This is a predicted structure of a 108-nucleotide RNA (SAM riboswitch aptamer (S box leader)) from an Anaerolineales bacterium.

């Protein structure tokens, strides 16, 4: 870096260091940010995909626990861009699918 599977409307932050910029990239929006961005350390916590162990009149796309290996802790993947389709006098709004993108698993 490809490709197949599940998942995304819940959940979870303090110090310390840093010194302006972040919310994937493009555009539009919006919004955190010197009351201190990212980044990198420390502890801490959520969360149950993979392992692990326990559980059953049912063996299951079951539960349950949190020890391992990930991954998460502002806003829904913040939100919209593409189709479809409804509301609406307009401004605007909404469904549903798709795309794109994380985060797991597995294979190339």
């Nucleotide at each position: 870096c490809c490709c197949u599977c599940a998942u995304c409307g819940a959940g979870a932050g303090a110090g310390g260091u840093g010194g302006a910029g972040g919310g994937a990239a493009c555009c539009g929006g919006c919004c955190c940010u010197g009351u201190g961005a990212a980044g990198c350390c420390u502890c801490g916590g959520c969360a149950a995909c993979c392992u692990g162990u326990c559980g059953c009149a049912u063996c299951g796309c079951c539960g349950a626990c949190a020890a391992g290996g990930u991954g998460c802790c502002a806003a829904u993947u913040c939100c919209g861009g593409c189709a479809g389709g409804c509301c609406c006098a307009a401004c605007g709004g909404c469904c549903u699918g798709g795309g794109a993108g994380a985060u797991g698993a597995g294979g190339g």
The coordinates come from a structure-prediction model, not an experiment, and the mean pLDDT is 88.
The organism belongs to Anaerolineales, within Bacteria.